[in-house]
The prediction has a mean pLDDT of 82.
This is a predicted structure of a 475-nucleotide part of an RNA (small-subunit ribosomal RNA, 3' major domain) from an uncultured bacterium.
Context: one part of a larger RNA
RNA sequence: UGACGGGGACCCGCACAAGCGGUGGAGCAUGUGGUAUAAUUAGAAGCAACGAGAAGCACCUUCCCACGUUUUGACAUCCUUUGACAAUCCUAGAGAUAGGACUUUCCUUUGGGGCACAAAGUCACAGGUGGCGCAUGGUUGUUGUCAGCUCGUGUCGUGAGAUGUUGGGUUAAGUCCCGCAACGAGCGCAACCCCUCUUGUUAGUUCCCAGCAUUCAGUUGGGCACUCUAAUGAGACUGCCGGUGACAAACCGGAGGAAGGUGGGGAUGACGUCAAAUCAUCAUGCCCCUUAUGACCUGGGCUACACACGUGCUACAAUGGAUGGUACAACGAGCAGCAAGACCGCGAGGUCAAGCGAAUCUCUUAAAGCCAUUCUCAGUUCGGAUUGCAGUCUGCAACUCGCCUGCAUGAAGUCGGAAUCGCUAGUAAUCGCGGAUCAGCACGCCGCGGUGAAUACGUUCCCGGGUCUUGUACA
Numbered sequence: 001u002g003a004c005g006g007g008g009a010c011c012c013g014c015a016c017a018a019g020c021g022g023u024g025g026a027g028c029a030u031g032u033g034g035u036a037u038a039a040u041u042a043g044a045a046g047c048a049a050c051g052a053g054a055a056g057c058a059c060c061u062u063c064c065c066a067c068g069u070u071u072u073g074a075c076a077u078c079c080u081u082u083g084a085c086a087a088u089c090c091u092a093g094a095g096a097u098a099g100g101a102c103u104u105u106c107c108u109u110u111g112g113g114g115c116a117c118a119a120a121g122u123c124a125c126a127g128g129u130g131g132c133g134c135a136u137g138g139u140u141g142u143u144g145u146c147a148g149c150u151c152g153u154g155u156c157g158u159g160a161g162a163u164g165u166u167g168g169g170u171u172a173a174g175u176c177c178c179g180c181a182a183c184g185a186g187c188g189c190a191a192c193c194c195c196u197c198u199u200g201u202u203a204g205u206u207c208c209c210a211g212c213a214u215u216c217a218g219u220u221g222g223g224c225a226c227u228c229u230a231a232u233g234a235g236a237c238u239g240c241c242g243g244u245g246a247c248a249a250a251c252c253g254g255a256g257g258a259a260g261g262u263g264g265g266g267a268u269g270a271c272g273u274c275a276a277a278u279c280a281u282c283a284u285g286c287c288c289c290u291u292a293u294g295a296c297c298u299g300g301g302c303u304a305c306a307c308a309c310g311u312g313c314u315a316c317a318a319u320g321g322a323u324g325g326u327a328c329a330a331c332g333a334g335c336a337g338c339a340a341g342a343c344c345g346c347g348a349g350g351u352c353a354a355g356c357g358a359a360u361c362u363c364u365u366a367a368a369g370c371c372a373u374u375c376u377c378a379g380u381u382c383g384g385a386u387u388g389c390a391g392u393c394u395g396c397a398a399c400u401c402g403c404c405u406g407c408a409u410g411a412a413g414u415c416g417g418a419a420u421c422g423c424u425a426g427u428a429a430u431c432g433c434g435g436a437u438c439a440g441c442a443c444g445c446c447g448c449g450g451u452g453a454a455u456a457c458g459u460u461c462c463c464g465g466g467u468c469u470u471g472u473a474c475a
Stems, first nucleotide, its partner, number of pairs: 001475002003472003007469007015459002019423005026314008034305002064300003068296003073125001077124001079121005088101005106113002127289002130287003136283002138278003141274001143272001148187006154163003167178003193266004198234007208223002212221002237260001240254005316416001320375007332363003337356002341352004382413001387408005393402001429451007
């Protein structure tokens, strides 16, 4: 100087408390361990591994296993020789491949040359998702959006170092003020950026419709007033008033205002810590393999199942289930695509097919809600697992191993032990919708809007963090 203390003081955080809803019990989905397996590829491991990388495992992916093949190679550069190669068709084969048929570039001075491509050959080499993340770069997590981490000069100290950065107030903040052997400065904080909340101007189609006509319908004429869209401005700064305070910084209350003291979200992550994670994104050093640890193919596996754990979904019902009617969104996506409408089918879906590269057309009827009817407390008209049969779609192909539909079947489950998690407002809870990935496949993920609470006395205690101080046989 740090680190640590079941030392002290002060402060903060959904840390506790006050509340609301869960997990832990059930079934299923998914990840992991374990065990089995020819293989169940490999990595990730307290918080900070475990619906995480994987924004999507039938083949492919794919690294694993078995079998069948291959050796200058599936891919790259150079050299030599020869020539088109490819496509198409036939035969054998599980295919990779092997054999055959057919066919045959450009320029030209006709000597030759060029562009790629193919075959054969030689040697350099290719190749490796093989090892080491404790050899590394890059990237990332975490502490933590915590308020800290440092430097120059000066001063003090023999020195390590100290001071500044401590102190008194204050703040979300090393934020600001005052004081002070310090005076300044840098990286962080804040602001500058994006979205959202109010409004002006400009613009008015594909959007909109107040008034005037018109229509089943903003459908048409017409109109940019309104809504909206999207470009640019304004607006909030403790600016104003009162009080408290050290006449300061600031805090409390108020006015005006759409918004008030960082208005609400996001992006943004200091010096460092964990020899944290990643050699399997990529790059890279060393080591290793080189007729194999490289490459190709078919099939299998990654989907196994006495069990254990994590994360979710659906429930256990009447604030509910079922049936009928009826209302209101936003974000987005669309041409190998979204598909209206009509017809067929109980349905998944099928057939024909308008429109739309989209403020025009489509996905797209939002659902919870509301209005009625019914069920009457039951393992039930709750719950839907499991299983049987029959089908649909995608795709060479749904057996291992896809999603969905209809009929039948109708399991556990009556609110969950010890323990444990999230959340402070348009939040929790609850309800549906869209998108990425994607041929197909979503209870996951990323977004969107609808309905919409309760509670916070307070900081004694638990956990984590910050500042000062004290002790120490630790560095």
The RNAcentral record of the full RNA draws on ENA, Greengenes and SILVA.